The RNA shown here (Bacterial RNase P class A) has 355 nucleotides and comes from uncultured Rhizomicrobium sp. The source organism's lineage runs through Bacteria, Pseudomonadati, Pseudomonadota, Micropepsales and Rhizomicrobium. Model confidence (mean pLDDT): 76 of 100. Its Rfam family is "Bacterial RNase P class A". By type it is a ribozyme. RNAcentral holds the sequence, with entries from MGnify.
RNA sequence: AGAUGGCCGGGUGACCGCGGGUCUCGCAAGAGGGUCGAGGAAAGUCCGGGCUCCACGGAAAGACGGUGCCGGAUAACGUCCGGCGGGGGCGACCCCAGGGAUAGCGCCACAGAAAUGACACCGCCUACCGGCCUAAAGCCGCGGCAAGGUUGAAAUGGUGCGGUAAGAGCGCACCGCGUCUCUGGCAACAGAGGCGGCAAGGCAAGCCCCACCGGGAGCAAGACCAAAUAGGGACGGCACGUGAUGUUUUCCGCAUCGCCGUCCGGGUCGGUCGCGCGAGGUGGGUGGUAACACCCAUCCCAGAGGAAUGGUCACUGCCGCGAAUGCGGUACAGAACCCGGCUUACAGGCCAUCU
Numbered sequence: 001a002g003a004u005g006g007c008c009g010g011g012u013g014a015c016c017g018c019g020g021g022u023c024u025c026g027c028a029a030g031a032g033g034g035u036c037g038a039g040g041a042a043a044g045u046c047c048g049g050g051c052u053c054c055a056c057g058g059a060a061a062g063a064c065g066g067u068g069c070c071g072g073a074u075a076a077c078g079u080c081c082g083g084c085g086g087g088g089g090c091g092a093c094c095c096c097a098g099g100g101a102u103a104g105c106g107c108c109a110c111a112g113a114a115a116u117g118a119c120a121c122c123g124c125c126u127a128c129c130g131g132c133c134u135a136a137a138g139c140c141g142c143g144g145c146a147a148g149g150u151u152g153a154a155a156u157g158g159u160g161c162g163g164u165a166a167g168a169g170c171g172c173a174c175c176g177c178g179u180c181u182c183u184g185g186c187a188a189c190a191g192a193g194g195c196g197g198c199a200a201g202g203c204a205a206g207c208c209c210c211a212c213c214g215g216g217a218g219c220a221a222g223a224c225c226a227a228a229u230a231g232g233g234a235c236g237g238c239a240c241g242u243g244a245u246g247u248u249u250u251c252c253g254c255a256u257c258g259c260c261g262u263c264c265g266g267g268u269c270g271g272u273c274g275c276g277c278g279a280g281g282u283g284g285g286u287g288g289u290a291a292c293a294c295c296c297a298u299c300c301c302a303g304a305g306g307a308a309u310g311g312u313c314a315c316u317g318c319c320g321c322g323a324a325u326g327c328g329g330u331a332c333a334g335a336a337c338c339c340g341g342c343u344u345a346c347a348g349g350c351c352a353u354c355u
Stems, first nucleotide, its partner, number of pairs: 001355008010316007018037003022033004039332001043343002046341005051218004064214005069083005084098001085096004099209002104207002106203003121149002123145003129141004157175006176198001177196008222273004232264007243257005280299008317330005
């Protein structure tokens, strides 16, 4: 100067106050004591689960959504751990949507000669064959080539030697690639050897194929208790048509019904539970590279109405300014059913290991 992992997130005291259990006194109202009372992210609500209700014969397929190298951890995961492969860095170390491109379809802009049924613009060559020429040289024709240049994200193996008219895996060596065998590894994969002259461009963060996973809604889930008033039902009593309402008006006809009491059941206001002993914290041990698992000891640690978890003062820590008594600052942020992750915010500081 950096890399990785972990931790802290001011401390002590006094006074006043708030919320939840608990104890004492009190018939009660209430009073008093004692105890506990935000975070590493309580946040975003992005994944995964517990729990609850709803739906559903079982299973599978299809559709839709998700995941995607291999092995492991876990209740589960898109998380974590350990490997493999690729890329970056002098290095510690960091990053990767990292299955399949001989199942099929599609796309490859611009530029460029050519973008996959690959291609010939500039360029290189004139050996063979034909013509002009006595011949050579030269020129023309018929032709050959893809080395070099140019475009592009990408141009159909690379470097070197040989070879040739010029060239070319045309031949050879090494590297790469494909394939077969062997060895190591649970595997991803790695190494070695043989064969093949090279065939097989890229994109699946386009459709798709393959493998695996997924029923829906969420604590305003859901369960219980239960007013007044209105309405419903049952029973009893009083009325029983001369009344009221409807049938557009009238008559006829038809249909419906009122008051009081007791009881029942549903819903609303309200109340109680769900609601914090848990995939729990701390310390130690054992196994494992690790994530993690198991065992022992110990602790009980917020919880509601959306609302509590605070304020003041003193001393002090840290940082800045200043010559100094001193002055100023001290982050991000605030539980709401719970838990495991991820992501995001965060003044300042500490520790360990490594380059």